[in-house]
RNA sequence: GGGCGGUUAGCUCAGCUGGUUAGAGCGCUACAUUGACAUUGUAGAGGUCACAGGUUCGAGUCCUGUACCGCCCA
Numbered sequence: 001g002g003g004c005g006g007u008u009a010g011c012u013c014a015g016c017u018g019g020u021u022a023g024a025g026c027g028c029u030a031c032a033u034u035g036a037c038a039u040u041g042u043a044g045a046g047g048u049c050a051c052a053g054g055u056u057c058g059a060g061u062c063c064u065g066u067a068c069c070g071c072c073c074a
C1' cells in the first nucleotide's frame, strides 16, 4: 500500500427485510428481605448507535469519506 470484518449503556453483546418508544445479561443506585452481609424480589439512573456527509417521507440499519481495533495479502 491492497482486501475483509468490527465500532450500539460502565463491561459483554442483540437489534432479522429501513418504520412506532433503541434493547438484553452483568454491573451501578434506591427500596423490601437479614442482627449484618450475601442471595432473591421490585423500581430507577445510564446512549451524540465511532465521527462527518449523502440517499429517503423516515437511517443503528443503505451509500461515500475519515478515525480506531482485529485478521489476511504484499
Base pairs, nucleotide, nucleotide: 001073002072003071004070005069006068007067010026011025012024013023019057028044029043030042031041032040050066051065052064053063054062
Predicted 3D model of a 74-nucleotide RNA (transfer RNA) from Parcubacteria group bacterium RIFCSPHIGHO2_01_FULL_47_10b. The sequence was found in a public genome assembly. Model confidence (mean pLDDT): 80 of 100. Rfam family: tRNA. Gene Ontology term of the family: triplet codon-amino acid adaptor activity.